[in-house]
Context: one part of a larger RNA
RNA sequence: GCCUGCGAGUUAAUUUCUGUGGCAAGGUUAAGGGAGUGACACCCGGAGCCGGAGCGAAAGCGAGUCUGAAUAGGGCGGCAGUCGCAGGGAUUAGACACGAAACCAGGUGAGCUACCCAUGGCCAGGUUGAAGCGGGUCUAAACGCCCGUGGAGGACCGAACCCACUAAUGUUGCAAAAUUAGGGGAUGAGCUGUGGGUAGGGGUGAUAUGCCAAACGAACCUGGAGAUAGCUUGUUCUCCCCGAAAUAGCUUUAGGGCUAGCGUCAUGUGUUAAAUAACGGAGGUAGAGCACUGAAUGGGCUAGGGGGCUCAGAGCUUACCAAACCCAAUCAAACUCCGAAUGCCGUUAUUCGAGAGCAUGGCAGUCGGACUCCGGGAGAUGAGUUUCGGGGUCGAAAGGGAAAGAGCCCAGAUCAACAGCUAAGGUCCCCAAAUCUGUACUAAGUGGGAAACGAUGUGAGGUUACUGAAACAACCAGGAGGUUGGCUUAGAAGCAGCCACCCUUUAAAAAGUGCGUAACAGCUUACUGGUCGAGUGAUCUUGCGCGGAAAAUUUAACGGGGCUAAGUACAGUACCGAAGCUUUGGACUUCCGCCUUUGGGCGGAUUUGGUAGGGGAGCGUUCUGCCAGCUGAGAAGAUUGACCGAGAGGACAGUUGGAGCGGGCAGAAGUGAGAAUGCAGAC
Numbered sequence: 001g002c003c004u005g006c007g008a009g010u011u012a013a014u015u016u017c018u019g020u021g022g023c024a025a026g027g028u029u030a031a032g033g034g035a036g037u038g039a040c041a042c043c044c045g046g047a048g049c050c051g052g053a054g055c056g057a058a059a060g061c062g063a064g065u066c067u068g069a070a071u072a073g074g075g076c077g078g079c080a081g082u083c084g085c086a087g088g089g090a091u092u093a094g095a096c097a098c099g100a101a102a103c104c105a106g107g108u109g110a111g112c113u114a115c116c117c118a119u120g121g122c123c124a125g126g127u128u129g130a131a132g133c134g135g136g137u138c139u140a141a142a143c144g145c146c147c148g149u150g151g152a153g154g155a156c157c158g159a160a161c162c163c164a165c166u167a168a169u170g171u172u173g174c175a176a177a178a179u180u181a182g183g184g185g186a187u188g189a190g191c192u193g194u195g196g197g198u199a200g201g202g203g204u205g206a207u208a209u210g211c212c213a214a215a216c217g218a219a220c221c222u223g224g225a226g227a228u229a230g231c232u233u234g235u236u237c238u239c240c241c242c243g244a245a246a247u248a249g250c251u252u253u254a255g256g257g258c259u260a261g262c263g264u265c266a267u268g269u270g271u272u273a274a275a276u277a278a279c280g281g282a283g284g285u286a287g288a289g290c291a292c293u294g295a296a297u298g299g300g301c302u303a304g305g306g307g308g309c310u311c312a313g314a315g316c317u318u319a320c321c322a323a324a325c326c327c328a329a330u331c332a333a334a335c336u337c338c339g340a341a342u343g344c345c346g347u348u349a350u351u352c353g354a355g356a357g358c359a360u361g362g363c364a365g366u367c368g369g370a371c372u373c374c375g376g377g378a379g380a381u382g383a384g385u386u387u388c389g390g391g392g393u394c395g396a397a398a399g400g401g402a403a404a405g406a407g408c409c410c411a412g413a414u415c416a417a418c419a420g421c422u423a424a425g426g427u428c429c430c431c432a433a434a435u436c437u438g439u440a441c442u443a444a445g446u447g448g449g450a451a452a453c454g455a456u457g458u459g460a461g462g463u464u465a466c467u468g469a470a471a472c473a474a475c476c477a478g479g480a481g482g483u484u485g486g487c488u489u490a491g492a493a494g495c496a497g498c499c500a501c502c503c504u505u506u507a508a509a510a511a512g513u514g515c516g517u518a519a520c521a522g523c524u525u526a527c528u529g530g531u532c533g534a535g536u537g538a539u540c541u542u543g544c545g546c547g548g549a550a551a552a553u554u555u556a557a558c559g560g561g562g563c564u565a566a567g568u569a570c571a572g573u574a575c576c577g578a579a580g581c582u583u584u585g586g587a588c589u590u591c592c593g594c595c596u597u598u599g600g601g602c603g604g605a606u607u608u609g610g611u612a613g614g615g616g617a618g619c620g621u622u623c624u625g626c627c628a629g630c631u632g633a634g635a636a637g638a639u640u641g642a643c644c645g646a647g648a649g650g651a652c653a654g655u656u657g658g659a660g661c662g663g664g665c666a667g668a669a670g671u672g673a674g675a676a677u678g679c680a681g682a683c
Base pairs, nucleotide, nucleotide: 001683003681004680005679006678011093012092013091014090015089016088017087018086019085020084021083022082023081026050027049028048032044033043034042054061055060064076065075066074067073096234097233099231103224104223105222106221107220108219114198115197116196117195118194119193120192121191122190123188125157126156127155128153132149133148134147135146136145137144161185162184163183165182166181167180168179169178200216202212203211204210237618238617239616240615241614242613247260248259249258250257251256261366262365263363264362265361266360267359268358269357272356274351275350276349277348278347279346280345281344287338288336289335293332294331295330297328298327299326300325302322304321305320306318307317308316309315369394370393371392372391373390374389375388376387377386378385399410400409401408414586415585416584417583419582420581421580425576426575427574428561429560430559434573436572437571438570439569440568441567447563453547454546457544458543459542460541461540462539463538464537465536466535474531475530476529477528478527480504481503482502485499486498487497510525514523515522587608590605591604592603593602594601595600619672621669622668623667624666625665626664627663629661630660637656638655639654640653641652643650644649
């Protein structure tokens, strides 16, 4: 891991509701007893319990009573129960099953290990050479020095022995801690044998929370014990109907609960519901506005203040600041002279049986929600962020589209069909259907990612200037004189700078547009003539494009091929396209009508996605009772098969097997397995 078997809402008491049955103003026995073949059936037993009247604190009154002065008002009361059986809940019990870490009690452990006590044992070999002592030397004597002797030491090197610092191997090992190579101690606080001692709220400890028999912040075993578990996991056959919630309030409450909300079932009511229309209401949002409250810009007017002048005071002035007031133009969730659309409340009418609404009762589940669109708050007008309100989807929804995708778009799967029509979205190929029609745009592979900003890209539409009295561009020619204007300056001559910017000749020509020179010179422009001959500039709005544009998967920012349309915009006609709709046939739910032998049948309309959950109807297993059966002419079981039923399931036939078994109607349950890191066995 697979297979087989086992494996989870039970039982008792009490209580409530529903169904069903008995009796009924009554119902019923309990313990116990009698009798009996029985999981039977029957008889006795009326103690007790429930009901039959309530109200009031009570006296008390009574279909009423209490309050009250009340005959008012109000509160409570004024409708058959009871005993079985079955089922749904609740309570108390282990109470659907398995699961703690822990707590407590009584015992068992120091043959491991910690420390201690008693008594034994062990430490190759080598080195160093303390004290003391002897001799010599020295001295007045010592001290000292030298030579010997001596053999101290938690001394040195290093086996046994003990330890475990490093590395590698090992890591389903040789081994639940080892091996190999090195390492440390090795006369000591050394190592070790045997016997004994200390025990869990404890011992022992050169403290490491270490050790106390391979897991010790409190050992192990048994018991209390099925501790408790607001937690996790699991919870076994089928079909049919309906179908949620992730909210509010409270909560030592926030991943739990209780009540309400939302679901279901029953009973009652019978359109009360909902939608639409008309009419009648309340309201201060969006918008707008500035009349209030505030904010805020420019101008005017003008108190006051600042600066300056004057000064004893007074006064004058100001390109400063500025209240109030006036004009113009603005802003506001906590501003409003105004003010919608929706929504909300009500009345009437119409449509409408939808599993509408409402009431009472039984049973729940839900209290982590997610994204998307709209209206706001928080945040950075950040977040796949957070928090409210309104809608949708997912949750609990499959199908088609978006390449792929819970929450987006279309659309809600009763079953079957080798039939049809459509939705979103599509129609060159992958890939079903237009290489469809018309008019435009785009040249960027834009399409097929991105901003401020930038740009003679290109299309459309305005405004304006010049222009056949010849514009714009280009070419040819002119572009002069007073004058080198004055000043400044070393110089300043159109062209460093300052001032002024006149006059003349002219078709025209600046006291000079730019380059240039030390300054001149030189080139050029404005301006003018000619050549040419039709549009040329400026600006605004707008469509589609360009740049801005650097990353980590492989080209990788069309799903791919590929496309100049197979891109974009506006129109149009076809077609494809889903579990939508239709067609044909079948099943089911609910309602209505008719028939009925009360089992049901026929017809019409309608319904049938579904988690938690509620309700309904069934299948199968084991056993019991009753009835009628099968079986050695072959039971159960096994196995094969193209049968029946909507399904759980059920027949029939063959083979195998070799002794019991099923059917109908009732009843009782150790009643259904794929999951619980389930349990046991086999492989």
Molecule: large-subunit ribosomal RNA, domain II
Organism: Chloroflexota bacterium